[in-house]
Order: sequence, then structure tokens, then C1' cells
RNA sequence: GGAGUGGGACGGGUGGUCGCAGGGGGCGUGAGCUUCCUGAGGAAAGUCCGGGCUUCAUAGGGCAGGGUGCAGGCUAACGGCCUGGCGGGGUGACCCGACGGAAAGUGCAACAGAAAGAUACCGCCUGCCCCCCCCCAGCCCCCGCUCGCGGGGGAGUUUGGGAGGGGGCGGCAAGGGUGAAAUGGUGUGGUAAGAGCGCACCGGCGGUGCGGUGACGUACCGGCCCGGCAAACCCCACUCGAAGCAAGGUCAAGGGAGGUGCUGACGCGGCUCGCCGAGCCUCCCGGUAGACCGCAUGAGGCGCACGGUAACGGGCGUCCCAGAGAGAUGACCACACAAACACAGAACCCGGCUUAUAGGCCCACUCUCAAA
RNA sequence: GCACUCGUAGCUCAGCGGAUUAGAGCAUCUGGUUGCGGUCCAGAAGGUCGCAGGUUCGAGUCCUGCCGAGUGCA
Repeated sequence: GGAGUGGGACGGGUGGUCGCAGGGGGCGUGAGCUUCCUGAGGAAAGUCCGGGCUUCAUAGGGCAGGGUGCAGGCUAACGGCCUGGCGGGGUGACCCGACGGAAAGUGCAACAGAAAGAUACCGCCUGCCCCCCCCCAGCCCCCGCUCGCGGGGGAGUUUGGGAGGGGGCGGCAAGGGUGAAAUGGUGUGGUAAGAGCGCACCGGCGGUGCGGUGACGUACCGGCCCGGCAAACCCCACUCGAAGCAAGGUCAAGGGAGGUGCUGACGCGGCUCGCCGAGCCUCCCGGUAGACCGCAUGAGGCGCACGGUAACGGGCGUCCCAGAGAGAUGACCACACAAACACAGAACCCGGCUUAUAGGCCCACUCUCAAA
Repeated sequence: GCACUCGUAGCUCAGCGGAUUAGAGCAUCUGGUUGCGGUCCAGAAGGUCGCAGGUUCGAGUCCUGCCGAGUGCA
């Protein structure tokens, strides 16, 4: 220099002119005017999880149903996060993983294939039985002879031995072939042929010892070796009551009943006088295109040091930081600059996840090239 | 704002307890029938099963995340 990995913070600044929302102050009888302060995000989004809060339900437990699924920890809680284990990917920094159970049971596997759960199509073997055929010995005939046999021919019924072919009863699962998947793999011994049948190494499973809180790792032993799918039903462990701020509450308008009141109620801040002149009090209903609360001091932000590998925790200091109800943040100009441009805007609140995002910045690390 | 449903051919829908090459009706096109047209008969074409990823030997179907339509609640 090039290529990359992980993490963090930003995603506009300054000035000017108009404009919007909330709150405080001042002026004004009022309508309103004026001034000051504050005013969107890292995702405010999707509404996918979890919690606070509220109402309803609820003795306790179970069934049904939903969710989650390596271990330990963090947390208010979680399907989130941290650290670790195992598996996979990458030369590496590092990344990814719904990662309990298939030996509880039920089920599925199209087509192909013999067989997809118990199986043999081609094939290998020939132990037993049967059939066919051939050879040798034996049997019969002829010839020769050194009388031991040798040569030639014949019958093929029987006896003995042997080679081959076919069929049946069997043995095998090595090889071929089918398939996504075929009963551990390689080698060697062994066998009629074979096979963990024996052995060596490798893979898996199980047991014991040791290490670790644990997931798990490791050493030794045991031929124990019948596979896949649970994001199929299911089993096991843990966990979950339901609904949601349009939750919910207070009140005014309105309606009803009772009491009291023109012999003066109520009101005119407490009392008295005085004034006014028809309502007032209590209870109930009702729950709206109305008002207010819920509604922003909170599992809060920032800084410092402490404990912890970390997530996080506790401590001290400091700050108050949007709150509408048709719904507020905008527009223009100038400046520097490569340029001002991305995704997008609160609606009860908070912790996460996921998705979208122009552009540049910082930190740590990896691989590679070149030079010194 | 909250809760929920659905995306399959041009249109309306099946298929959604995984398996031949995803079907039906209407519409379109071609041929036949007819003097011509319709009707009718025969045939054909037409599909990224909304998109992406995963589970599985295999996904329209199961799971996850997005996208787009629609419904209900004062």
C1' cells in the first nucleotide's frame, strides 16, 4: 500500500429572516399582544417477544391449550444479553447454529429398488438330497509277454473314486444394481463362501476413574455397532389467568325520586345589618363527537472511581430533558467544505429483537505485497 | 392507536394432516359444426403458488423475517 474482521460514536455546524407546539412571566375587561425557556430517533418503524400500569377473573391443585429448549450467569422479565461447551464455515481476525429425547409409543419415506423394517433380484458357496453327462479303477473280449503286467476294443445294469452342469433343502450379505438414505469404514487373518467371526487403526455408543459448579473434556475398558425425520403426532423439563390507555377513573350536560323554600331558601369570602328574588340539598340513573386525570421523576440521563472476564451491580456527584387531541420541529438565504443528501417522525411508558439507512469518523485485530 | 384475517392462471376459487408434471369454472386462442355469427363439441396456451431465508431426500403446504391488501374496536 491492498484486502478484510469486530466494536463504538455521529448522521450536521454557525449566523440571519419568517413560522409552529407546550410551559412560565408581563400587559389587557376581553378577544388577544409581548417576552423567556424547552421541543423527535437510532431506529420514534414492524407490533415480533418481555415487563410496568389499569380493569376483570382467581382458595389450592389438576386437565386442556400456548410458548421455550446445550451449560452457568445477568435481569423486573424475556424467545434478550454475557461468558463458556459442542458442531459447522473461513488461511486468519472472526462468523453461524430452534443445539433435550428416535432404546416409551404411534406414524412417514413419492418414483426406483429384492427389501425403506425386517429383506434377498443378480450374485457367492456346495454341507445334504435328486437328475444329466464325462473320466479312472473294477467287469467282459482280443493281442503281446520277462507271467508281475502292458496295449487295444466293448458294455454302460450294478460297486468305488473324481471332474462338470441343472434343480431342491440350506449357508452368506463381500460384490453388482436402485435410491436422498441399504445395517460402521480401511486393511489383514479366517472360512465352503462370507460376516466384528478374530485382530490393528479410525468413527460412534456405553461403563469406570480423573478434571470441571455444569455443558463437556480426557485415560482405560467393553465388539456394544438396527439408520433418517420430533420446524410429524408425541415424551421430558421449565414457563404462561384474560384483556389492553379506544385500559381505567373523576366530573359537568341531561333524566328520575325524596326533602325544603316566596312566612324569603341559595348567594353577596367569617358575623351583623342590608341587598337580591327561585331555587337549593340528598340519593339514584346515565357514561356521550364534552372537560379533567391517567400523562412523563423514570427498572431515567451524564460524569467519577469500585466489584465482576463480561453482561451487570451497588456507591457518590450532578441534571430535569417533547407531551398534542385533526395532532407541533419547518422554509429560505449566507459561510466553510468533496457535499449537505440517507432511512425516516413520538401518541401510556420502559427493556429487547427484527427490518430500513447516503455519507464520512474513531479504536482494536487479521491476511497479504513491497521496502528497510 | 390496538386486535385480527388474507395473498395460488387475466378474474373467481379448490388444493394448505408434505410426493407423480399444481387443478376447476369463466375469460383468451386454434380447429370443427353453420350460408355467416352465436350456442355447442374438441384441443391448446397461460403460474417465480406475494418476497427472502431455513427444516426435510423433497415445501404452494411446516417454521422465521419482511412486503402488500382488507376487516373489527369509540
Description
Predicted 3D model of RNase P RNA and transfer RNA as a complex of 446 nucleotides. It holds a member of the Rfam family "Bacterial RNase P class A". It is annotated as a ribozyme.